Annotation:
This is a predicted structure of a 73-nucleotide RNA (transfer RNA) from Thermodesulfatator sp. Rfam family: tRNA. Rfam describes the family as follows. Transfer RNA (tRNA) molecules are approximately 80 nucleotides in length. Model confidence (mean pLDDT): 82 of 100. Lineage of the source: Bacteria > Thermodesulfobacteriota > Thermodesulfobacteriales > Thermodesulfatatoraceae > Thermodesulfatator.
[in-house]
RNA sequence: GGGCCGGUAACUCAGUCGGUAGAGUAUCGGCCUUUUAAGCCGAGAGUCGCAGGUUCGAGUCCUGCCCGGCCCA
Numbered sequence: 001g002g003g004c005c006g007g008u009a010a011c012u013c014a015g016u017c018g019g020u021a022g023a024g025u026a027u028c029g030g031c032c033u034u035u036u037a038a039g040c041c042g043a044g045a046g047u048c049g050c051a052g053g054u055u056c057g058a059g060u061c062c063u064g065c066c067c068g069g070c071c072c073a
Base pairs, nucleotide, nucleotide: 001072002071003070004069005068006067007066010025011024012023013022019056027043028042029041030040031039049065050064051063052062053061
């Protein structure tokens, strides 16, 4: 330098055909328990890597760039 894959909540990851952004863990509150852990209920937490484009509407499609991984040179 070229090709491919990935970047979504604090962490690990889903997200179908473009149509209200989700789960588990963690955190906080409550219930339960002699206490802790476990269990149950609930809540908070999001620049969907960045900037543009297409569209009535983009995490999703297109372009450029940034970061990480793998392969080739």